[in-house]
């Protein structure tokens, strides 16, 4: 320097062709069972969907340039 993939809650994903409040597990924080503790069993909390701009009534989905971090090729 070229291609290509990957960035969504603390942690490891999901999200099907744009549309119905952005989700799962586990961590956490309560509780609730138990002499206690782990487990188990409720339930709250937790996210500007890397960032900026554009399109669209309507974007986490498209489209652009940027940053990370990767794989490949020179």
């Nucleotide at each position: 320097g070229g291609a290509c993939c990957u960035g969504u809650a603390g942690c490891u994903c999901a999200g099907u062709u744009g549309g119905u409040c952005a989700g799962a597990g586990c961590a956490c924080u309560c509780g609730g069972c138990u002499c206690a503790u782990a487990a188990c069993c409720g339930a709250u909390a937790g996210g500007u969907c890397g960032g900026a701009g554009g399109u669209u009534c309507a974007a986490a989905u498209c489209c652009u340039c940027c940053c990370a971090g990767g794989u490949c090729c020179a």
Predicted 3D model of a 74-nucleotide RNA (transfer RNA) from Orenia metallireducens. It was read from a public genome assembly. Lineage of the source: Bacteria > Bacillati > Clostridia > Halobacteroidaceae > Orenia. Its Rfam family is "tRNA". It is annotated as a transfer RNA.